[in-house]
Context: one part of a larger RNA
RNA sequence: UUGGGCGUAAAGAGCGUGUAGGCGGCUUCGCGCGUCUUCCGUUAAAGCCCAGGGCCCAACCCUGGAAGUGCGGAAGAUACGGCGGAGCUUGUGGGGGUUAGAGGUGCAUGGAACGCACGGUGUAGGGGUGAAAUCCGUUGAUAUCGUGCGGAACACCAAAGGCGAAGGCAGUGCACUGGGACCUUCCAGACGCUGAGACGCGAAAGCGUGGGGAGCAAAAAGGAUUAGAUACCCUUGUAGUCCACGCCCUAAACGAUGCCUGCUUGCUGUUUCGAGUAUCGACCCUCGGAGCGGCGGAGCUAACGCGUUAAGCAGGCCGCCUGGGAAGUACGGCCGCAAGGCUAAAACUC
Numbered sequence: 001u002u003g004g005g006c007g008u009a010a011a012g013a014g015c016g017u018g019u020a021g022g023c024g025g026c027u028u029c030g031c032g033c034g035u036c037u038u039c040c041g042u043u044a045a046a047g048c049c050c051a052g053g054g055c056c057c058a059a060c061c062c063u064g065g066a067a068g069u070g071c072g073g074a075a076g077a078u079a080c081g082g083c084g085g086a087g088c089u090u091g092u093g094g095g096g097g098u099u100a101g102a103g104g105u106g107c108a109u110g111g112a113a114c115g116c117a118c119g120g121u122g123u124a125g126g127g128g129u130g131a132a133a134u135c136c137g138u139u140g141a142u143a144u145c146g147u148g149c150g151g152a153a154c155a156c157c158a159a160a161g162g163c164g165a166a167g168g169c170a171g172u173g174c175a176c177u178g179g180g181a182c183c184u185u186c187c188a189g190a191c192g193c194u195g196a197g198a199c200g201c202g203a204a205a206g207c208g209u210g211g212g213g214a215g216c217a218a219a220a221a222g223g224a225u226u227a228g229a230u231a232c233c234c235u236u237g238u239a240g241u242c243c244a245c246g247c248c249c250u251a252a253a254c255g256a257u258g259c260c261u262g263c264u265u266g267c268u269g270u271u272u273c274g275a276g277u278a279u280c281g282a283c284c285c286u287c288g289g290a291g292c293g294g295c296g297g298a299g300c301u302a303a304c305g306c307g308u309u310a311a312g313c314a315g316g317c318c319g320c321c322u323g324g325g326a327a328g329u330a331c332g333g334c335c336g337c338a339a340g341g342c343u344a345a346a347a348c349u350c
Base pairs, nucleotide, nucleotide: 003322004321005320006319007304008303012318014201015200016199017198021194022193023192025088026087027086028085029084030083031082033081034080035077036076037075038074039073040072041071042070049065050064051063052062053061054060091191092188093187094186095184096183097182098181099180103177104176105175106174107173108172109171110154114150115149116148117147118146119145120144121143125136126135162169163168206247207246208245209244210243211242215241216240220236221235222234223233258317259316260315261314262313263312266295267294268293269292270291271290272289273288274287275286276285299306300305323350324349325348332343333342334341335340
C1' cells in the first nucleotide's frame, strides 16, 4: 500500500545483449474498437436526498417522487488513442570521406632490475634493527667484473590524458578484430526507447587438471619486543601470485547517482574532429561538434552539496525501499566439485 521516496538517512540490479510487455515522430484518407453526447431498457425492496403524513416531539415508521454507478440496446460525434491504407524526413539505421585511442585476441621481440649457476679479482666480515638476535660467510661470503640460464613486471613518456557497457586496459612490432567521433546529406523511410524472464560478460581471493615458479608472500618455523605477543619489527618460507583449459559469480563491482529523449544564464582548462582565418608550411586566433576536468547562475536540496557530464524543468520504461535487532540468517527451492552463491521469512525483542 489510490501515498512518499532511492548521491550521504531504508532504497539504482556489477555491466551488457535482448524476448514478452509498456511507451512511441510529421502529414493525410478510411474504419468508428477505446473515448464522448442523446434516448430507451435494466440496475428487487429497504437505505441516502426531496415533499407530505403517523406516534405529544425526536429517534423510528408510512406514502409519493427524485437521484444513482454499472450493464444491454438504438442514434450520433471523430479531436485524442487504436486499427488499416498512402506519403514525409527531423528520430534511427546505412553509404562515402577523414580520424584519435593502454578497446579485445594471438604470435614474436627488447632493455633495466632481480635471483641462480659457472669463472676472475679479493679478504673477513655480511645482513638486519629502535637496539639486537635468529640467518649467511675461511668448503672463501658481502663487494666487484665476465659468461650463461630463469621467471615476472614494464622506469622515463604519463597528464586534471586516452579507450571500454561494466569488470578493466600501459615496453615494442606484426596479424586478426569490436566500438566511437567529425564531415557529407548520397540511400532506406519510424525500422525507435525501455526491458519482467532469459542469455552473455564479470576485479581479487578460491576450486579442478596440467605446466611454470625469479621476486613477493597467507599458513608454518625461528629470532626479537612484551606482563603475555598465537601481532606489529627481523630471518626463513609453502600454497598462491604467472600460463593453458574448465569452474566459482562476489566487492566500498562507487559517481555509494539505472537507461533513453527534449528543454534551461555562464567562465575556464584539457583531449579529439571539422570550418574559417593565417602561413611556404607548422603554430596562433575565431566559430561548430564529440569527450574529460575545475569553478559557479537560476533552480533544486534536511543540510552537505548538485548545477548543460544536474541531484534543475518534463516525459517513457525497468529495478528497488517502507522502523532497529533477530538476518541477508533459518527452512524450502535452484546453481556449484567444494568453498559457497541466488531467492528469502518468522517467533521473539526494543
Predicted 3D model of a 350-nucleotide part of an RNA (small-subunit ribosomal RNA, central domain) from a bacterium. Model confidence (mean pLDDT): 90 of 100.